RNA sequence: GGGCCCAUAGCUCAAUGGUAGAGCCACCGGCUCAUAACCGGUAGGUUCCAGGUUCGAAACCUGGUGGGCCCA
Numbered sequence: 001g002g003g004c005c006c007a008u009a010g011c012u013c014a015a016u017g018g019u020a021g022a023g024c025c026a027c028c029g030g031c032u033c034a035u036a037a038c039c040g041g042u043a044g045g046u047u048c049c050a051g052g053u054u055c056g057a058a059a060c061c062u063g064g065u066g067g068g069c070c071c072a
Base pairs, nucleotide, nucleotide: 001071002070003069004068005067006066007065010024011023012022013021018055026042027041028040029039030038048064049063050062051061052060
């Protein structure tokens, strides 16, 4: 210098252009003499940034930033 992949909750990851979700963690409750386990519930989001397409974008397009892999 060139090519490819990734970026979504505190963490790990889903989501075929049509209400952003799960598990873990945290918190509350149940169970227990008590703790763990187990069960129920609650909270938690500027979907990396900017712009474009569209009635509608986490998703499609362009540019940028950061990370990873390969080639030179």
Predicted 3D model of a 72-nucleotide RNA (transfer RNA) from a Deltaproteobacteria bacterium. It was read from a public genome assembly. Its Rfam family is "tRNA". Rfam's curators write: Transfer RNA (tRNA) molecules are approximately 80 nucleotides in length. By type it is a transfer RNA. The organism belongs to Myxococcia, within Bacteria.